[in-house]
RNA sequence: GCGGGAGUAACUCAAUGGUAGAGUACUAGCCUUCCAAGCUAGCUGUUGCGGGUUCGAGCCCCGUCUCCCGCU
Repeated sequence: GCGGGAGUAACUCAAUGGUAGAGUACUAGCCUUCCAAGCUAGCUGUUGCGGGUUCGAGCCCCGUCUCCCGCU
């Protein structure tokens, strides 16, 4: 230099172009003599960044950044 893959909540990951979710974690409450476990509720997102297409983009297109793999 070229090609491919990944980037979404604190973490691990989902999500057919049509309201961004789950589990874990955290917080509060219930339960318990207490703790753990269990139950209920809550909290959390400029979907890496910048543009474009579209009525509508996490998803499609372009550029760019970081990481991983391969080729040279």